Predicted 3D model of a 254-nucleotide part of an RNA (large-subunit ribosomal RNA, domain VI) from a Candidatus Saccharimonadota bacterium. It was read from a public genome assembly.
Context: one part of a larger RNA
RNA sequence: UGUUAGAUACUUGAAAGGAUUUGUCCUUAGUACGAGAGGACCGGGAUGAACAUACCUCUGGUGUACCGGUUGUUCCGCCAGGAGCAACGCCGGGUGGCUAAGUAUGGACGGGAUAACCGCUGAAUGCAUCUAAGCGGGAAACCUACCUUGAAACUAGGUAUCUCCAUUAAGACCGUUGUAGACUACAACGUCGAUAGGUCGGGUGUGUAAGCACAGUAAUGUGUUUAGCUAACCGAUACUAAUUGUCUGAUUGG
Numbered sequence: 001u002g003u004u005a006g007a008u009a010c011u012u013g014a015a016a017g018g019a020u021u022u023g024u025c026c027u028u029a030g031u032a033c034g035a036g037a038g039g040a041c042c043g044g045g046a047u048g049a050a051c052a053u054a055c056c057u058c059u060g061g062u063g064u065a066c067c068g069g070u071u072g073u074u075c076c077g078c079c080a081g082g083a084g085c086a087a088c089g090c091c092g093g094g095u096g097g098c099u100a101a102g103u104a105u106g107g108a109c110g111g112g113a114u115a116a117c118c119g120c121u122g123a124a125u126g127c128a129u130c131u132a133a134g135c136g137g138g139a140a141a142c143c144u145a146c147c148u149u150g151a152a153a154c155u156a157g158g159u160a161u162c163u164c165c166a167u168u169a170a171g172a173c174c175g176u177u178g179u180a181g182a183c184u185a186c187a188a189c190g191u192c193g194a195u196a197g198g199u200c201g202g203g204u205g206u207g208u209a210a211g212c213a214c215a216g217u218a219a220u221g222u223g224u225u226u227a228g229c230u231a232a233c234c235g236a237u238a239c240u241a242a243u244u245g246u247c248u249g250a251u252u253g254g
Stems, first nucleotide, its partner, number of pairs: 005163007015149004021049007033038001051106005059100004066093005071086006110144003117137004170248004174190005195241003198237005205229002211224005
């Protein structure tokens, strides 16, 4: 832009893509079969491998804006306490997020038409013959079934609702953002508000802060104290910022 008025929401499914794997064990049953040795079909159940998809409760990894320990050096006048640099200086842990080695799920069942093959009826050929007419069975292959996309499927589909001559229905700009993201788009919100930040409470992590007191010559230890601090997490709260506004939008249709 089109889809023959303009919109919002929900859909149909032409077509396309994905997936399609397989082992072992138990049972049926030491049965059928077989002199024995051995040893099933069919059916039922369990558990794996590899692969695929999703997720982060658990187990872990990462976690350079969280916590702690510690070395050297410079600085904050000194002590104490801190900051900078040294691969995050090094080391021990670790929230959210992301993630696999972790967790969960999947391949199915069923239907249709068939291949090789097995048959029924049955002539040509008074018999016989699965075939010539006719009718069945039969495979991970094929068409479905399962998952995903999917009205530009130009035969451009369908349903519901809104708009009625008014810049309306609706949408955008702008702003706060993230379940989204290169940008755009998408999604949430904009005071009739919890969208982000802040604050408060909680959780989680770290591991008992600083200061002071006491003990010790001191390093240090003990008490206050399971303390202090705590990112992205959970909840609450309008304190701050989403102010005021502007624009597009049918007129070939009914």